RNAcentral holds the sequence, with entries from MGnify. A computed fold for a 76-nucleotide RNA from a soil metagenome, annotated as c-di-GMP-I riboswitch aptamer. The coordinates come from a structure-prediction model, not an experiment, and the mean pLDDT is 88.
RNA sequence: GACAAGGGCAAACCAGCCGUGAGGCUGGGACGCAAAGCCACGGGUCAGGCAUGGGCCUGACAGCCGGGUUGCCGAA
Numbered sequence: 001g002a003c004a005a006g007g008g009c010a011a012a013c014c015a016g017c018c019g020u021g022a023g024g025c026u027g028g029g030a031c032g033c034a035a036a037g038c039c040a041c042g043g044g045u046c047a048g049g050c051a052u053g054g055g056c057c058u059g060a061c062a063g064c065c066g067g068g069u070u071g072c073c074g075a076a
Base pairs, nucleotide, nucleotide: 001073008033009032013028014027015026016025017024018023031063037069038068039067041066042065043064044061045060046059047058048057049056050055
């Protein structure tokens, strides 16, 4: 970050499975994405539990934002 090339990923929804739950995995399916590869470090949102007095603990989300790190192509 191009009316490029080769490609890649996969939202919602559906089916099955796991989980108290948020949610995750597999298959189907494509809304989109130049990192929609990876990382829970900061913020945020969500779930479970405790407290009730401001809140705290545990977990989830990387396709919420920031940050870190790795990668394909090579016009301007």